[in-house]
Small-subunit ribosomal RNA, 5' domain from an uncultured bacterium, 500 nucleotides, folded computationally. The RNAcentral record of the full RNA draws on ENA. Its mean pLDDT, the model's own confidence on a scale to 100, is 86.
Context: one part of a larger RNA
RNA sequence: GAUGAACGCUGGCGGCGUGCAUAACACAUUCAAGUCGAACGGAUAUAUAGCAAUAUAUGUUAGUGGCGGACGGGCGAGUAACGCGUGAGUAACCUACCUCAGACAGUGGAAUACCAACGAGAAAUCGUUGCUAAUACCGCAUAAAAUAUUUUCAAGGCAUCUUGAAAGUAUCAAAGUAGAAAUAUGGUCAGAGAUGGGCUCGCGUCCGAUUAGGCAGUUGGUUAGGUAAAGGCUGACCAAACCUACGAUCGGUAACCGGACUGAGAGGUCGAACGGUCGCAUUGGAACUGAGAAACGGUCCAGACUCCUACGGGAGGCAGCAGUGGGGAAUAUUGGGCAAUGGACGAAAGUCUGACCCAGCGACGCCGCGUGAAGGAAGAAGGUCUUCGGAUUGUAAACUUAUGUCAGAGGGGAAGAAAAAGAUGACGGUACCCUCGGAGGAAGCCACGGCUAACUACGUGCCAGCAGCCGCGGUAAUACGUAGGUGGCAAGCGUUGUCC
Repeated sequence: GAUGAACGCUGGCGGCGUGCAUAACACAUUCAAGUCGAACGGAUAUAUAGCAAUAUAUGUUAGUGGCGGACGGGCGAGUAACGCGUGAGUAACCUACCUCAGACAGUGGAAUACCAACGAGAAAUCGUUGCUAAUACCGCAUAAAAUAUUUUCAAGGCAUCUUGAAAGUAUCAAAGUAGAAAUAUGGUCAGAGAUGGGCUCGCGUCCGAUUAGGCAGUUGGUUAGGUAAAGGCUGACCAAACCUACGAUCGGUAACCGGACUGAGAGGUCGAACGGUCGCAUUGGAACUGAGAAACGGUCCAGACUCCUACGGGAGGCAGCAGUGGGGAAUAUUGGGCAAUGGACGAAAGUCUGACCCAGCGACGCCGCGUGAAGGAAGAAGGUCUUCGGAUUGUAAACUUAUGUCAGAGGGGAAGAAAAAGAUGACGGUACCCUCGGAGGAAGCCACGGCUAACUACGUGCCAGCAGCCGCGGUAAUACGUAGGUGGCAAGCGUUGUCC
């Protein structure tokens, strides 16, 4: 000098930041991911018409279906690794939504949820039968600049090869909705782009040799499988390789980086907040769906734990936001709002959004302001010291004059709100402006032997105590305690921890 700090004493206001570093310990409760009726059949409410069945319109919605739940948010346990950083490669790859441009959408079918009936169960939930729709599912047709394969030609490259042209064979598609229509929107196939990712490689990336040898899918090949994709990624067979003193293996520690702190720099230390990457989601394992997951608020299995139970069986996962217990020196509200920014869905209106924007708490940090200003000597009183003369506190106070920051009261009152108009502000009656009143409500902490700015008195008597180092204290202590005075910093001051 710095700090995500803590502790002691003290504490007026505001702005901007920041706040479980320990138990990746366990969690009561609410909320944190939904949305679409312009995909679908129902159910239902209201209105209108009708004698009624019913029809139409406008809503609501459990279910089927679509898109999204792979983003956003949290945490740092694991990981010494192509994990990260940096630079390349992919002639070994994928990419929903979005953009551009091309072609197409013909004809059929069988189910099923919801629902109804019956049944099982304490519940969670489930079974049988029956009914029905679709942009759900399945055939057939159509088929190229797609895929696979064969032949020919040309160009290129990096070994396998790649690109382009021509011809042949085989395979693969679709869906509608809204509207009176125009049209809009969606669908299928293929091309290009954009974006996002997968994989590979060069270099860099902590400590220990009181860790010296390690390794059997191990190293390579052939062949097959698998993947979007190269590859022992996996299997079979063959060979016996491969790494290592330029530190393998083993052990310990650790998420990495942009950066932060310090330092003249070189360097050292750290990786909170903000941003990028990675990993994880009670522990371990597994796949499903999907463009994308080996999926925090999805599924299945096993373990531990908690809860319900009619004992047969079930339910759960805060390292999301708040909050609770526990641990700890120590770290906040079970707040408001979707007004803004951003996201999901929707044609839209809009719905959802503990992301986010705000407010609350904490002097935790930084910054700013105030606690007054000017005049004022009878140098008042009081205190302290005293050589008893006085000195000092000290222009300090009193007193006089003027002012009005902050706080307080009253009045007015935003920007942030864009998009033709209108409407729309959580913050917030906040910021800001005006008025009122009166110096009124607002100063402490540490030190004073030397280092080191600042000294006397009393008490104590190697006691009580102080102390960062040197060292003070045993009867005149500027070093202990108290008082007066002084010095320093100041809404803080001092101590402790840690780093340079």